[in-house]
Molecule: Bacterial RNase P class A
Organism: Ectothiorhodospiraceae bacterium 2226
RNA sequence: GGAGUCGGCUGGGCGGUCGCUGCCGCCGCGAGGCGGUGGAGGAAAGUCCGGGCUCCGCAGGACAGGAUGCCAGGUAACGCCUGGGAGGCGCGAGCCUACGGAAAGUGCCACAGAAAACAUACCGCCGAACUGCGCCUUCGGGCGCGGUGGUAAGGGUGAAAAGGUGCGGUAAGAGCGCACCGCGCCGGUGGUAACAUCGGUGGCAGGGUAAACCCCAUCCGGAGCAAGACCAAAUAGGGGAACAGCUCUUCGGAGCGCGUGUGGUCCGCACGGUUCCCGGGUAGGUCGCUUGAGGCGCGUGGUGACGCGCGUCCCAGAGGAAUGACAGCCCUCGACAGAACCCGGCUUACAGGCCGACUCCCCCU
Numbered sequence: 001g002g003a004g005u006c007g008g009c010u011g012g013g014c015g016g017u018c019g020c021u022g023c024c025g026c027c028g029c030g031a032g033g034c035g036g037u038g039g040a041g042g043a044a045a046g047u048c049c050g051g052g053c054u055c056c057g058c059a060g061g062a063c064a065g066g067a068u069g070c071c072a073g074g075u076a077a078c079g080c081c082u083g084g085g086a087g088g089c090g091c092g093a094g095c096c097u098a099c100g101g102a103a104a105g106u107g108c109c110a111c112a113g114a115a116a117a118c119a120u121a122c123c124g125c126c127g128a129a130c131u132g133c134g135c136c137u138u139c140g141g142g143c144g145c146g147g148u149g150g151u152a153a154g155g156g157u158g159a160a161a162a163g164g165u166g167c168g169g170u171a172a173g174a175g176c177g178c179a180c181c182g183c184g185c186c187g188g189u190g191g192u193a194a195c196a197u198c199g200g201u202g203g204c205a206g207g208g209u210a211a212a213c214c215c216c217a218u219c220c221g222g223a224g225c226a227a228g229a230c231c232a233a234a235u236a237g238g239g240g241a242a243c244a245g246c247u248c249u250u251c252g253g254a255g256c257g258c259g260u261g262u263g264g265u266c267c268g269c270a271c272g273g274u275u276c277c278c279g280g281g282u283a284g285g286u287c288g289c290u291u292g293a294g295g296c297g298c299g300u301g302g303u304g305a306c307g308c309g310c311g312u313c314c315c316a317g318a319g320g321a322a323u324g325a326c327a328g329c330c331c332u333c334g335a336c337a338g339a340a341c342c343c344g345g346c347u348u349a350c351a352g353g354c355c356g357a358c359u360c361c362c363c364c365u
Base pairs, nucleotide, nucleotide: 001361002360003359004358005357006356007355008354009353010352012330013329014328016326017325018324020039021038022037023036024035025034026033027032041336045347046346048345049344050343051342052341053224054223055222056221065220066219067218068217069216070084071083072082073081074080085099086097087096088095089094100215101214105213106212107209108208109207122155123154124151125150126149129148130147131146132145133144134143135142136141163181164180165179166178167177168176182204183202184201185200186199187198188197189196190195228287229286230285231284238278239277240276241275242274243273245256246255247254248253258272259271260270261269262268294313295312296311297310298309299308300307301306331334
């Protein structure tokens, strides 16, 4: 100088004017005014996990369903995070992994291929054994071509074909025998464990697929702030008391009386009430609502995630929903994007800028 890996931070700046909004103080009967102070994010997003909180309820067991899936730890909890193991990728710093079980059962494996799983034999190799034909013969047999057959080395197909390499062995071959590697089982050592490593032993189970059904282990009650709690106009319906009652009843009512209306009065006709209290809960209002698994600093334990102690700070809380508008100056001309109960994660979006640690290559000294 170039190329990269990992981690962290930032996300235009400066004042001015006018607004919006929470809180506090003062003034005002009130409406409101004045002053002070706070006012979006790292993702406020997706609503994908986990928890707090609230109500239903008491969730113990079983079934169903869902999620997770190497080991250990962290945490309120997690499908998150940290550390480790194994496998894969990269020269490396580092990165990736849905990483339990296929010697329980079932299913599937296109095309090609003999065969895709009770294994099998297309080309090939062989002719030991049995046997047919031909030729030769020293009559013992030999040679050639076949059949029954042996084989799975080599070729070929395929993503994948019943361990791999080598030596021996054989008619040719083959774990048939042996050595090493692999695999299963047993044991030792190290490690909390995953696992690693060493020794012994068995010639050796029988392909792949479980983000196919399934099996095993662990976890999960449901609904969500429009949760939910409180205050409470009006209206309907409910209960009680008072105002006027009496009779009958088949218990629905009916009659008399009473009241009101019609009317000057009577008959007749129509209607059956009025007041208060309780309770209820609509509109509306209040709470839930932001002090919290909180931020920052220091110390301390831990490789780390994180824990503990002390000090210090208060940092939006609305509810048709505020966080804006205008003009000025400067610069490298500014991305994605807007809280709605809260918190821990994950994922996704993001112009540009800054910092730290590390790796590889080249050059110079």